[in-house]
RNA sequence: AGUAAGGAUAGAGGCGCAAAAACCAUCAGUACACAGUUUGAGGAUGAUGAGAUCCGGGGAUGAUUGUGGAAAGGGGAAUUUGCCGAAGCUUUGGAGAUCCUCAUAGUCUCAAAAGCUGGUUCUGCAUUGAAGAAAUGCAGAAUUGUCAUAUAGGUUUCUAUAUGGAGGGCUAUCUUACGC
Repeated sequence: AGUAAGGAUAGAGGCGCAAAAACCAUCAGUACACAGUUUGAGGAUGAUGAGAUCCGGGGAUGAUUGUGGAAAGGGGAAUUUGCCGAAGCUUUGGAGAUCCUCAUAGUCUCAAAAGCUGGUUCUGCAUUGAAGAAAUGCAGAAUUGUCAUAUAGGUUUCUAUAUGGAGGGCUAUCUUACGC
């Protein structure tokens, strides 16, 4: 020279990622409340089943008319903040919440382990969702950054084209061990 996923610090990609409060549209003239008409025995306590409790011919429930009329989740453009496995997803078991109790299932939150995805956009299918918004997964395509290889040009290590890989990567500096 070099070897090790070495260690540490600082960075780059770009419609870059995520969070927060306010605003806006949607949710929706929906849920719900009151009143009327009609129906006429069931109904409520997040889903199902069971139990328990409560309401109900002084009208449950359903339908309809009128008056009033939301919210959550998701989304949008800008602002602020934190960042570049940023972040997202899957699986496994753990803890907690969502019920008056039990059982099953679902949903949400937290942390851990393992695995996958460099970023963005579009298309198709599936799932979630009120939704033709959006998100996620799979497949395909485009584009972009980075490194390697090859070719050509240039000249002090740069540009272009093609192919391929992945973030445990890449660039810069310092440093450890081995080795020379």
Predicted 3D model of a 180-nucleotide RNA (Lysine riboswitch aptamer) from Ureibacillus yapensis.
The prediction has a mean pLDDT of 78.
Rfam family: Lysine riboswitch aptamer. From the family's description: Riboswitches are metabolite binding domains within certain messenger RNAs that serve as precision sensors for their corresponding targets. Allosteric rearrangement of mRNA structure is mediated by ligand binding, and this results in modulation of gene expression. This family includes riboswitches that sense lysine in a number of genes involved in lysine metabolism, including lysC.
It was read from a public genome assembly, where an Rfam model found it.